[in-house]
RNA sequence: GGGCCCGUAGCUCAGCUUGGAUAGAGCACUCGCCUCCUAAGCGAGGGGUCGGGGGUUCGAAUCCCCCCGGGUCCG
Numbered sequence: 001g002g003g004c005c006c007g008u009a010g011c012u013c014a015g016c017u018u019g020g021a022u023a024g025a026g027c028a029c030u031c032g033c034c035u036c037c038u039a040a041g042c043g044a045g046g047g048g049u050c051g052g053g054g055g056u057u058c059g060a061a062u063c064c065c066c067c068c069g070g071g072u073c074c075g
Base pairs, nucleotide, nucleotide: 001074002073003072004071005070006069007068010027011026012025013024020058029045030044031043032042033041051067052066053065054064055063
């Protein structure tokens, strides 16, 4: 330098292939219930400009371009 894969909540990820209208799950966190207390269990809640910028479109996490970071292969 070139090819491929990955980047979405504090963490691990789904959703991307086939754009659709409010962005989700588990764990963690906060509050409550339960308990002598804790844990477990049950209920509720907060938390994201979907790596950054631009483009296409009525509409973009999803399609296109550039860039940044990580992994891997080739030279």
Background:
RNAcentral holds the sequence, with entries from ENA and MGnify. Predicted 3D model of a 75-nucleotide RNA (transfer RNA) from a Candidatus Aenigmatarchaeota archaeon. The organism belongs to Candidatus Aenigmatarchaeota, within Archaea. Its Rfam family is "tRNA". Rfam's curators write: Transfer RNA (tRNA) molecules are approximately 80 nucleotides in length. By type it is a transfer RNA. The coordinates come from a structure-prediction model, not an experiment, and the mean pLDDT is 80.